[in-house]
Context: one part of a larger RNA
RNA sequence: CGCAUACGGUGAAUGCCUAGGCGACAAGAGGCGAUGAAGGACGUGGUAGCCUGCGAAAAGCUCCGGAGAGUCGGCAAACUGACUUUGACCCGGAGAUGUCCGAAUGGGGAAACCCACCGCGCAAGCGGUAUCCUCAGCUGAAUACAUAGGCUGUGGAAGCUAACCCAGGGAACUGAAACAUCUAAGUACCUGGAGGAAAAGAAAUCAACCGAGAUUCCCUUAGUAGCGGCGAGCGAACGGGGACCAGCCCUAAAGUGCUGGUGUGGCUAGUGGAACGCUCUGGAAAGUGCGGCCAUAGCGGGUGACAGCCCCGUACACGAAAGCCUAUCCAGUAUUAUUCGAGUAAGCCGGGACACGAGACAUCCUGACUGAACAUGGGGGGACCAUCCUCCAAGGCUAAAUACUCCUUGUCGACCGAUAGUGAACCAGUACCGUGAGGGAAAGGCGAAAAGAACCCCGGAGAGGGGAGUGAAAUAGAACCUGAAACCGUAUGCGU
Numbered sequence: 001c002g003c004a005u006a007c008g009g010u011g012a013a014u015g016c017c018u019a020g021g022c023g024a025c026a027a028g029a030g031g032c033g034a035u036g037a038a039g040g041a042c043g044u045g046g047u048a049g050c051c052u053g054c055g056a057a058a059a060g061c062u063c064c065g066g067a068g069a070g071u072c073g074g075c076a077a078a079c080u081g082a083c084u085u086u087g088a089c090c091c092g093g094a095g096a097u098g099u100c101c102g103a104a105u106g107g108g109g110a111a112a113c114c115c116a117c118c119g120c121g122c123a124a125g126c127g128g129u130a131u132c133c134u135c136a137g138c139u140g141a142a143u144a145c146a147u148a149g150g151c152u153g154u155g156g157a158a159g160c161u162a163a164c165c166c167a168g169g170g171a172a173c174u175g176a177a178a179c180a181u182c183u184a185a186g187u188a189c190c191u192g193g194a195g196g197a198a199a200a201g202a203a204a205u206c207a208a209c210c211g212a213g214a215u216u217c218c219c220u221u222a223g224u225a226g227c228g229g230c231g232a233g234c235g236a237a238c239g240g241g242g243a244c245c246a247g248c249c250c251u252a253a254a255g256u257g258c259u260g261g262u263g264u265g266g267c268u269a270g271u272g273g274a275a276c277g278c279u280c281u282g283g284a285a286a287g288u289g290c291g292g293c294c295a296u297a298g299c300g301g302g303u304g305a306c307a308g309c310c311c312c313g314u315a316c317a318c319g320a321a322a323g324c325c326u327a328u329c330c331a332g333u334a335u336u337a338u339u340c341g342a343g344u345a346a347g348c349c350g351g352g353a354c355a356c357g358a359g360a361c362a363u364c365c366u367g368a369c370u371g372a373a374c375a376u377g378g379g380g381g382g383a384c385c386a387u388c389c390u391c392c393a394a395g396g397c398u399a400a401a402u403a404c405u406c407c408u409u410g411u412c413g414a415c416c417g418a419u420a421g422u423g424a425a426c427c428a429g430u431a432c433c434g435u436g437a438g439g440g441a442a443a444g445g446c447g448a449a450a451a452g453a454a455c456c457c458c459g460g461a462g463a464g465g466g467g468a469g470u471g472a473a474a475u476a477g478a479a480c481c482u483g484a485a486a487c488c489g490u491a492u493g494c495g496u
Stems, first nucleotide, its partner, number of pairs: 001495009015481001016445002020416002022413007029405002031160002039101003042055003046079002049075003061095006070083003106115003116129005131157003135153005164195001165193005175182001179229001205212002216243005226234002247397003250341001255335007265325004270318003276291003280287001292309002294298001300312003346370002349367005356382001377392005432439002452480001455467004
């Protein structure tokens, strides 16, 4: 040095576990904000810090309910003090307080800071003072009347927010095996606006000589008819079957909103809730054996191993002083537009939308130019004409079926189980990196219970270890469940 065996060290895989995630279903909610939001800064406890809570009235104050014996949030024990059956702590409802920044709104500003004015008040202090819009009032130029402007007051707006929705703008990579029409795609993205849904909507619609009867959504028709450098690709409708159904107005109604009443059912705390003992093994019984019981409850979780009957629960049955939502009905009040649709329909030029790329191209929108008729009229039926059929544009409103989930409650999973599952099971959008936009981790497990090792010894008043003790176990000792392999040793044997 090699091989083998045994025992260790290191190391963290594996197994088991779950405090966290992921997905789905059902129901709810679908907004918050000048009465100052979302989000923060700084404070706040008897004792330093962080988290949570709260706001100079600061882990809290008041009232009303629930509940009933302990309590003074967590890491996190201890000390020091308190509260509590005259009902504390805790849970729910309502209220009070609520520093500073932030739309931030008195002015400024390098957010959490600086500097003001006016009114009231002895003072401490309190209140007001941004901009825009609406309405009303008072004033009021050049300029006589007026108007602009100014001032005051009422009401409103502003900002935030996950997706869904409508509108205004609107790419490129890519595909076409290159590339320009085309595609990607009216997608991504930007902007504006709104609601719990939005949008659409009661036929100038389809159909085909039979008829249907607003809109929206799903299945089908159908990858069909078509469109297309007829390439790549794009891609209907009629009709049929379903979901849901609701119609109305312009001489003000179907309604809708708000307020008040009626008071049905819920939500926001909760309450009651059946039935077991002995024995054996064991550290521990829920396991074994024996004998019972309940069940509208044998879902689930916990308890020293596997518990229907030990605990929490579960089936079932109940419950609200206060606040909120809501069925029904009643009353009041508010709101919507303009007079049946003219610079419109239609035409021509240019663009866009229609599955349809200008095509034989109807239909819809409109930037420019023209420009009708008036129900004895007008539009459409895919060039165009006739016949026929059908409808009535150029005004408006309208639930439901549909889309989504930042959020709440409940339930579930041939979903994950710590390199997985969210980036984040743990004080994570943290540490750290970056000027910045931004990027972005690692990190779970002693034990049933801390019973977390008194005391002794070596040692530096160490680190670490040896005894002793606890424990079922300490090779469960905090670098703590299990503890694989690589790698490193010790002992023994053999080989060289």
Molecule: large-subunit ribosomal RNA, domain I
Organism: Gammaproteobacteria bacterium RIFCSPLOWO2_01_FULL_47_190